[in-house]
């Protein structure tokens, strides 16, 4: 002194990703909550099963009248495994209390899978024809390798964010 990659810093992807504020629709003229010269029942209601408790229950008519979960659009924030989801295990809450179960909503840890968004088909969640998962598929679109053409940026084919571009680069390796 030179190659090189651990690293270690900055970035790119685009209908890119979360958080959070505001407004809006929708959840619903629903749920609760009064009223009744109204009808039905007399075992039933309060998630399921029990055991307790509590209440007459379901409907009409009619007056009042809702929230949370989910979703648009903006705005501001922080970002580029951003982040989301799915699977087990454990906790809260909430569904009259207790044991069990189940649903629903957050958290926690594990583990997997997904380069991104969009569309479509079937399932499942959801009040929902929003919108969200799972699975198939489809074309875009960003990245890198090879092909192959073209000679200046096209086409094909494949892999995965453990990638990829840049700069620095050892106290590591030749």
């Nucleotide at each position: 002194c030179g190659c090189u990659u651990a690293g270690a810093u900055a970035g790119a992807g685009g209908c890119g990703c979360g958080g959070u504020g505001u407004u809006c629709a929708u959840c619903a003229g629903u749920a609760c909550c009064g009223u009744u010269u109204c009808g039905g029942c007399a075992a039933g209601g309060c998630c399921a099963g029990g055991c307790a408790g509590c209440c007459g229950c379901c409907g009409g008519a009619g007056g009042a009248g809702a929230a949370a979960g989910g979703g648009a659009a903006c705005g501001c924030c922080g970002c580029c495994g951003a982040a989301g989801c799915g699977g087990u295990g454990g906790a809260a809450a909430g569904c009259u209390g207790c044991c069990u179960g189940g649903c629903u909503u957050u958290c926690c840890a594990u583990u997997g899978c997904u380069g991104g968004g969009c569309c479509g088909g079937c399932a499942g969640a959801g009040a929902a024809g929003a919108u969200c998962u799972g699975c198939c598929g489809g074309a875009c679109u960003g990245u890198c390798a090879c092909a192959a053409g073209a000679a200046c940026u096209u086409u094909g084919u494949g892999a995965a964010g453990c990638g990829c571009u840049a700069u620095c680069a050892a106290u590591g390796g030749c």